This is a predicted structure of a 73-nucleotide RNA (transfer RNA) from Candidatus Riesia pediculicola.
Its mean pLDDT, the model's own confidence on a scale to 100, is 81.
RNA sequence: GUGACUAUAGCUCAGUUGGUAGAGCCCUGGAUUGUGGUUCCGGAAGUCGUGGGUUCGAAUCCCACUAGUCACC
Numbered sequence: 001g002u003g004a005c006u007a008u009a010g011c012u013c014a015g016u017u018g019g020u021a022g023a024g025c026c027c028u029g030g031a032u033u034g035u036g037g038u039u040c041c042g043g044a045a046g047u048c049g050u051g052g053g054u055u056c057g058a059a060u061c062c063c064a065c066u067a068g069u070c071a072c073c
Stems, first nucleotide, its partner, number of pairs: 001072007010025004019056001027043005049065005
């Protein structure tokens, strides 16, 4: 230099053909228990890497950029 992949909650990840974003762990409130743990019922937490474009509507489609990984040269 060329190409490919990845970027979503504090962490690990899902989101199948565009329709208001979820799970597990963690944190937190309550119930249970003599205490703790386990179990059960709730809750909080995400301008979906950044900026534009298309669309009535974008995590999803298009373009550019940023960071990381891999391959080739």
Taxonomically the source falls in Candidatus Riesia (Bacteria, Pseudomonadati, Pseudomonadota, Enterobacterales). RNAcentral holds the sequence, with entries from ENA and GtRNAdb. Its Rfam family is "tRNA". Rfam classes the family as a transfer RNA.